[in-house]
Order: sequence, then C1' cells, then structure tokens
RNA sequence: CUCGCGGGAGAGAUCGGGGUCAUGGUUUUGAUCCCGGAGCCGAAGGCGCAACCGCCCCGGAAACGCUCAGGCAAAAGGACCGCGAG
Repeated sequence: CUCGCGGGAGAGAUCGGGGUCAUGGUUUUGAUCCCGGAGCCGAAGGCGCAACCGCCCCGGAAACGCUCAGGCAAAAGGACCGCGAG
C1' cells in the first nucleotide's frame, strides 16, 4: 500500500414549485427524481496557515482553518482505530 472482518462522529425525515409511480376517489397518503430558497455540519476528496522534522536550499508536515466538493432519519458513505492475509 491492497484485500477481508469488526468499531467509527457531526449537522433539518427543512421550505416552495414541478415530474413519475403506487394508494385513494376528487384531490388523500406514501415513495422517488428534478429545479430553486434560506439554515446547518466536517471525518471522503480539495485548498490554506505552520508548531514541528530538516545546518541551509529543496522537501515533508495536524484531528487546526476554509466549506469548492461532499453531507444533514434509517440504509449507504465515512477520516481514523483494532485484528487477519498478501
């Protein structure tokens, strides 16, 4: 580093409009997708600062900062940790 198993946080099941499907029967309920609004989170990835390593150059470098990306029921994902194999 790769694979398998186990653990693994935060934040809305948000609001408006529309489509499809099911239910229902005159507009009910549910699922899902698209567009838009305002709010929130940091632990995929990305970017920034630099304590520190290093004589210097070059270089490395956080779980800090940003929130582009991503995310805000469950599931999935998930930095990182443990065990096993290569």
The RNA shown here (Glycine riboswitch aptamer) has 86 nucleotides and comes from uncultured Brevundimonas sp. It matches the Rfam family "Glycine riboswitch aptamer". From the family's description: This family represents the bacterial glycine riboswitch. Rfam links the family to the GO term glycine biosynthetic process. The source organism's lineage runs through Bacteria, Pseudomonadota, Alphaproteobacteria, Caulobacteraceae and Brevundimonas.